RNAcentral holds the sequence, with entries from MGnify. Glycine riboswitch aptamer from a soil metagenome, 99 nucleotides, folded computationally. The model forms 86% of the base pairs in the Rfam consensus. Its Rfam family is "Glycine riboswitch aptamer". Rfam's curators write: This family represents the bacterial glycine riboswitch. Gene Ontology term of the family: glycine biosynthetic process.
[in-house]
RNA sequence: CCGUGCGGGAGAGUCCCCGCGACCCACCUGUGGUGGGUCCGUCGGGGCGCCGAAGGGGCAAACUCCCCGGAACCUCUCAGGCGCCAGGACCGCACGGGA
Numbered sequence: 001c002c003g004u005g006c007g008g009g010a011g012a013g014u015c016c017c018c019g020c021g022a023c024c025c026a027c028c029u030g031u032g033g034u035g036g037g038u039c040c041g042u043c044g045g046g047g048c049g050c051c052g053a054a055g056g057g058g059c060a061a062a063c064u065c066c067c068c069g070g071a072a073c074c075u076c077u078c079a080g081g082c083g084c085c086a087g088g089a090c091c092g093c094a095c096g097g098g099a
Base pairs, nucleotide, nucleotide: 001097002096003095004094005093006092007091008090013048015047016046017045018044019043020041021040022038023037024036025035026034027033028032049082050081051080055078056076057075058074
């Protein structure tokens, strides 16, 4: 330094719309439909807002000058994420491998 296992490990939406489903109410030509409603939803799509610690992008100095090159927990937010779980940079321990 790499791999595996175990342990730790942050941040940010009780937002809005549509579909679908559930429930409630009303009506009808009624074993089914239509309309309305729900501080209903571990579902699908979209919008707006937000977060940085998978991954990815950006840059300072050294390098005699220019070019090139050029790190991070900085920065961007493409990707990812914004209940729990999971994931998670990074840290610790154990084992194995490499230099």